[in-house]
RNA sequence: AGGGGUUUGAUCCAUGGCUCAGAAUGAACGUUGGCGGCGUGGUUUAGGCAUGCAAGUCGAGCGAGAAACCAGGCUUCGGCCUGGGAGUACAGCGGCGAACGGGUGAGUAACGCACGGCGAACCUACCCGCGAGUUGGGAAUAACGUCGGGAAACUGGCGCUAAUGCCCAAUAGUCUGUCAGGGUCGCAUGGCCCAGACAGUAAAGGUAGCUGGGGCAACCCAGCCUCUGCUCACGGAGGGUUCUAUGUCCUAUCAGCUUGAUGGUGAGGUAACGGCUCACCAUGGCGAUGACGGGUAGCCGGCCUGAGAGGGUGUUCGGCCACACUGGGACUGAGACACUGCCCAGACUCCUACGGGAGGCUGCAGUCGAGAAUCUUCCGCAAUGGGCGAAAGCCUGACGGAGCGACGCCGCGUGCGGGAUGAAGGCCUUCGGGUUGUAAACCGCUGUCACCGGUUAUGAAAUGAUCGAGGGUUAAUAGCCCGCGGUCUUGACAAAAGCCGGGGAGGAAGUCACGGCUAACUACGUGCCAGCAGCCGCGGUAAUACGUAGGUGGCGAGCGUUACUCGGAAUCACUGGGCAUAAAGCGCGCGUAGGCGGCUUUGUGAGUCGGGUGUGAAAUCCCUCGGCCUAACCGAGGAACUGCGCCCGAUACUGCAUACCUUGAGGACGGGAGGGGAGCGUGGAAUUCCUGGUGGAGCGGUGAAAUGCGUUGAUAUCAGGAGGAACACCGGCGGCGAAGGCGACGCUCUGGCCCGUUUCUGACGCUGAGGUGCGAAAGCUAGGGGAGCAAACGGGAUUAGAUACCCCGGUAGUCCUAGCCGUAAACGAUGGGUACUAGGUAGGGGGGUUCCAUCCAAUGCCUGCCUGCUGGAGAUAAUUUUUUAAGUACCCCGCCUGGGGAGUAUAGUCGCAAGGCUGAAACUCAAAGGAAUUGACGGGGGCUCACACAAGCGGUGGAGCAUGUUGUUUAAUUCGAAGCAACGCGAAGAACCUUACCCGGGUUUGACAUGCUAGUGGUACGGACCUGAAAGGGCGAGGACCUCCUUCGGGGGGAGCUAGCACAGGUGUUGCAUGGCUGUCGUCAGCUCGUGUCGUGAGAUGUUGGGUUAAGUCCCGUAACGAGCGAAACCCUUGUUCUUAGUUGCCAGCGGGUAAAGCCGGGGACUCUAAGAAGACUGCCGGUGUCAAACCGGAGGAAGGUGGGGAUGACGUCAAGUCAUCAUGGCCCUUACGCCCGGGGCUACAAACGUGCCACAAUGGCCGGUACAAAGGGAAGCCAACCCGCGAGGGGGAGCGAAUCCCAAAAAACCGGUCCCAGUCCGGAUUGGAGGCUGCAAUUCGCCUCCAUGAAGCUGGAAUCGCUAGUAACCGCGGAUCAGCUACGCCGCGGUGAAUAUGUUCCUGAGCCUUGUACACACCGCCCGUCAAGCCACGGGAGCUGGUAGUGCCCGAAGUCGCUGACCCAACCGCAAGGAGGGAGGCGCCGAAGGUAAGCUCGGUGAUUGGGACUAAGUCGUAACAAGGUAACCC
Repeated sequence: AGGGGUUUGAUCCAUGGCUCAGAAUGAACGUUGGCGGCGUGGUUUAGGCAUGCAAGUCGAGCGAGAAACCAGGCUUCGGCCUGGGAGUACAGCGGCGAACGGGUGAGUAACGCACGGCGAACCUACCCGCGAGUUGGGAAUAACGUCGGGAAACUGGCGCUAAUGCCCAAUAGUCUGUCAGGGUCGCAUGGCCCAGACAGUAAAGGUAGCUGGGGCAACCCAGCCUCUGCUCACGGAGGGUUCUAUGUCCUAUCAGCUUGAUGGUGAGGUAACGGCUCACCAUGGCGAUGACGGGUAGCCGGCCUGAGAGGGUGUUCGGCCACACUGGGACUGAGACACUGCCCAGACUCCUACGGGAGGCUGCAGUCGAGAAUCUUCCGCAAUGGGCGAAAGCCUGACGGAGCGACGCCGCGUGCGGGAUGAAGGCCUUCGGGUUGUAAACCGCUGUCACCGGUUAUGAAAUGAUCGAGGGUUAAUAGCCCGCGGUCUUGACAAAAGCCGGGGAGGAAGUCACGGCUAACUACGUGCCAGCAGCCGCGGUAAUACGUAGGUGGCGAGCGUUACUCGGAAUCACUGGGCAUAAAGCGCGCGUAGGCGGCUUUGUGAGUCGGGUGUGAAAUCCCUCGGCCUAACCGAGGAACUGCGCCCGAUACUGCAUACCUUGAGGACGGGAGGGGAGCGUGGAAUUCCUGGUGGAGCGGUGAAAUGCGUUGAUAUCAGGAGGAACACCGGCGGCGAAGGCGACGCUCUGGCCCGUUUCUGACGCUGAGGUGCGAAAGCUAGGGGAGCAAACGGGAUUAGAUACCCCGGUAGUCCUAGCCGUAAACGAUGGGUACUAGGUAGGGGGGUUCCAUCCAAUGCCUGCCUGCUGGAGAUAAUUUUUUAAGUACCCCGCCUGGGGAGUAUAGUCGCAAGGCUGAAACUCAAAGGAAUUGACGGGGGCUCACACAAGCGGUGGAGCAUGUUGUUUAAUUCGAAGCAACGCGAAGAACCUUACCCGGGUUUGACAUGCUAGUGGUACGGACCUGAAAGGGCGAGGACCUCCUUCGGGGGGAGCUAGCACAGGUGUUGCAUGGCUGUCGUCAGCUCGUGUCGUGAGAUGUUGGGUUAAGUCCCGUAACGAGCGAAACCCUUGUUCUUAGUUGCCAGCGGGUAAAGCCGGGGACUCUAAGAAGACUGCCGGUGUCAAACCGGAGGAAGGUGGGGAUGACGUCAAGUCAUCAUGGCCCUUACGCCCGGGGCUACAAACGUGCCACAAUGGCCGGUACAAAGGGAAGCCAACCCGCGAGGGGGAGCGAAUCCCAAAAAACCGGUCCCAGUCCGGAUUGGAGGCUGCAAUUCGCCUCCAUGAAGCUGGAAUCGCUAGUAACCGCGGAUCAGCUACGCCGCGGUGAAUAUGUUCCUGAGCCUUGUACACACCGCCCGUCAAGCCACGGGAGCUGGUAGUGCCCGAAGUCGCUGACCCAACCGCAAGGAGGGAGGCGCCGAAGGUAAGCUCGGUGAUUGGGACUAAGUCGUAACAAGGUAACCC
């Protein structure tokens, strides 16, 4: 030392990626902005630069030396002279400095840097110490003068002159060179010390004071003395240079590099070593521990991050390096190959008189450009530091400061206290209120910052001047030097800072967020639009996710965003990961380097450990203390700097050396098993072919066929022959091999393995990067061979198609020899080795065995090897694995790091080719995965149900009509319902009404509710009348009610009405915002819970299993035990009996009575009614079964295994249906989308579908006759008898609120008659006519009756529906709704009354178990590839074009070096001539830029081409996931 979000329906995974919260920045952008302190600020174009400044100084080294101006004098008035200015300025010679300081990071992968060493191969101006010296001469040359050239820059000739400039000579040593000696030390060359000989090389003066001399003076000379300088040595300090161990990025798709290259000898060169350079000689040197090449980069102290280890970084500050327009070069100098020096070349800019010149901000400011982006052309040398000077001082864009920028860090403020009717306003609201919010107002107070006024410190101490005393030097109390004391002198910053005073809350708050992660929620707007988004994801009409507002949260002079770094990420894993299935074990051996390695002894002390020491710069970090009011910041001390070197010590372990050992390994000997390998032979069966015989029509093939073969004789069968390939049975999770792989038999050759003996060697071992060999099938080359099989190909089928699956043929190939290829799902998806860690069981090959039991064999037991199964611990995400590890450890190798792109492109390499090996990126996605779970699904399996099929009976689909729907039409044909599960459904009654639709006419507080305000007695109401289609409007006779007071006139109030305000109203919208209700799976047997147990978990168990059932019904078993909702039962009805009770029901017996009739008396027996009870429970018997549950059979019984029927519908599914029953959120309308009325429409009609009715006839139609129900309904009702009408119906009126009366006739049936197979005496549509009924009203648009008319239709294609018993079928009856009725519908009732199934293969649906799965919106799933479209990035590409780094050749600047030097030259020699020496010039080597040639390499671009990624609804198919419909997959 922290985690979170995101793959799933859910789960687990330290499988894995993406992403967030943190810190940080030289930042930028958006927005906002009060003050101060301290820091910090061109990260891009090392791009170009106007202007100013950034390095000078010394007169105490030297010579020369003005002017303006002032004063005086003179003047011919033009001016001149003198003094001052002034020995000043400018310039020059000379010295020192300019090589520091300052800038930048281009280059550089290097001894560049860092750290540690070395120089016995080094240099060092100024400074310090010490020693010695500082003598004598000489010749020039700038300045200056003069004459020239030039536009300028600049420059030439002649002449003069000085020096601390230059030269010569002298002197000199511990210096240099040569020669040789001694001592000592070391590290090889050698170092150090001592002493010697010879030769060689030095110098410069200046200055204060005193004294003396010269001069008018300035000044000059000499001596003494002071200080300073100079020269030669030695030493020191600081600085520099060289060498060296170690460390220092990426790339092997860079594997070989190198000719001064490696070394030697000699020489040159350098401060110095050295191939640094050259001549010659040798042939080396470097490299997988990564040379060489390419890319990138200044390095470090440090800084950021991190628990650390690490990772990233190198801005400011500090150290080092490199560079200075680009490239090259040297000169000067102590130091440079020199930022503001020189020469040359080049590019660029500027000037020019065109001849020629000038320039270098990567110094400080500033400017342009490019860029997201980085400041003032400021002040000052007061401080610190630097240069020069003796000093004063001068110079200093170093530096000190100020300015600009919230760029960063730190500090401060924008007030504090009180203040509730919780004001107003805003926002929300359930309308009550809540919230903003003590917030404000208001009251009291304070005075930071800013503002105004005043005032006072620090940075200042020196130097210098002067005064005083002291010390030193000296001849000196001059001077000079040293330290001390007093006084004087110096501030850019600075209107800063501090302090005091003044006034007054006055001048000072924003920004981001509020779906989860993540702290903070509501309203409105919007409606997959606009937009948001870090990830997951929001937005399609109620968005806490968009926009706005209110509110809230966070931070606060800032806040967010973007970019980048580390972290989280154990997601490159040293600390600290993995590889059976998630990415990952090379196909397998042999073996090189390397890594690792048994037991014992001794030595060593390299690793290792301990102690000491040097170093590890400062700053930074940390601790302590201190200074600014605090902090940031700064200072001091300490610690630390984890490193490296050296010294001492230790010796267990490792290494090295040494000697030994036998257990690892190997050998010997004796046995053993085996499809191990290679070669050569041999064999039988079978297929095919050939020959002959028999035989005579087919054979063959398939799901079914066809192609094919066959009368030229097939198939079949017999005999003989040929040829090739493969070896049945044995044969086995048996054997052998490293793997690939190996299977008839024999012979020959040959590898490995096992066992035994414990005989030999003595660690000889393990692994193994590269390397090398082997390596299935397919494929390739050459030559053979070719029976069968069989890619390609041909044909036949299948199919929508069928370049397939199936069939008939058939060539490569399969086989052999030789050679390639080198890959496979080459798999145990599991590298090799060693050791250790419970068992059980089986197989194969050996060995031993006292005993059982005397020998053999077998078995048992013991032992070692091999091959399996099972399994405890352990491991694992789980599955699984488990002595044959995936356990516990060690050693070595290989490999992995999200998915796709892609094993692709490119490069290299191998190959004859095919192709193999190595192997990316752009771009894109928020996942891709593993294992397991629950479901769902399967053209998976098992078990089992259901009128599911089958077996039957009757229908539908054809006709006509009815009805519903679609469609169409229409002013409107209101709306809804949509597979099953919409369609005779909502609707159990559309002529008006209903009614929601259309047209028209009206109405506006409304047809209806509640409240408020005002008015109202001629008010409410309202006969009649007018208008109108009505609604409505108008007029208006008449004319109230309740209550209180009352003076009895009246007044107040209520109801009502009128006017107005709130509001009503809406069948307007959303059933995807809802409640409720309903349909459906399905009356299917299921769905769950508690506790326990198992599992990391989802979850499992229970509920599975064996039986059984209609049933999760029951029994048994059982890590489950129980329980709930369902099933069953309870309830209703029906079937039997009993009890009770008999009216309106019943009538057996008795009596009365009628034409007849329970009609009457009566009766309770019966039927029946309706209340209660009994009965049925597998209770009994037999059998089967697990001693069970249960099943089968039987008895009894009215009924038997749930007796029949009904009601009853689990958890849930379908965003199923309904906002139009009702209720209801949101939205919408408000003189209309509300309300009223008239009329129309919902009844339309080319067409289609559903559901029905009636038929097509003789099991029938028609006519006549005769029976038998149940259940219902009835008062604005049912309606008897009787009368009228053919009838519908009318009249009539009894009875009945009903076991009493009525509807009411049941019909089929039965009996008799007729029709005689015909579009009919079937069928009744349609139409005409005449009527009836209801109703305000039957035209659109009712029903019924009668007469007439008499359509289609002769049993219905594909297909499809219902039904298992009182069922289907057939027959009629009733009811709701209702004035009436389009009812043939619906809901009930009874009557007559079958057939078939003892089966579960198939179709459909369902239940349980199991299996597979890439499905989970769940197979109506998922998903692949081509094509088409858009867009993006990339590869190839005839080429075109540019860059980098080199190579060969040409040319060859400047310049060093060398040679030359006939020309030139002051110092020295020489009287001179001349010489010595130097130079110009010339030549040569090298040599930058340039030119040229051929390449390498990296980019850009390119007609076009190739694939790839991505993109709601394109095309074609269906490859994969289920047995995915041909199992899939690899080569």
Annotation:
Small-subunit ribosomal RNA from an uncultured prokaryote, 1531 nucleotides, folded computationally. The RNAcentral record of the sequence draws on ENA. Its Rfam family is "Bacterial small subunit ribosomal RNA". Gene Ontology terms of the family: structural constituent of ribosome and ribosome. Model confidence (mean pLDDT): 84 of 100.